The RNA shown here (c-di-GMP-I-GGC riboswitch aptamer) has 85 nucleotides and comes from Desulfosporosinus orientis. The prediction has a mean pLDDT of 91. NCBI's taxonomy places the organism under Bacteria, Bacillati, Eubacteriales, Desulfitobacteriaceae, Desulfosporosinus.

């Protein structure tokens, strides 16, 4: 170095409730655990998702744009342990 245990230290924190932010999508904090060898950071690519903003509609997120998701998914960086191999 790959690689990933019925290991050992530990970490993280999903739904769901409460308080705040936000036009939303969703964000922070408390609690709380579905579960995570990166469930650590990065929106570059793809997939999704949200519309205050222009255009459109008989009426839609339709388009253009904007923002969101890293616990969708590929990628880039960086990290603990070392049991088979």
């Nucleotide at each position: 170095a790959a690689a990933g245990a019925c290991a050992a230290a530990g970490g993280c924190a999903a739904a769901c409730c409460c308080a705040g932010c936000u036009a939303a999508a969703g964000c922070u904090g408390g609690g709380g655990a579905c579960g995570c060898a990166a469930a650590g950071c990065c929106a570059c690519g793809g997939a999704u998702c949200u519309u205050a903003c222009a255009c459109g509609u008989a009426a839609g997120g339709g388009u253009g744009a904007u923002g969101a998701u890293g616990g969708c998914c590929g990628g880039g960086c960086u990290g603990c342990c070392u049991a088979c191999u």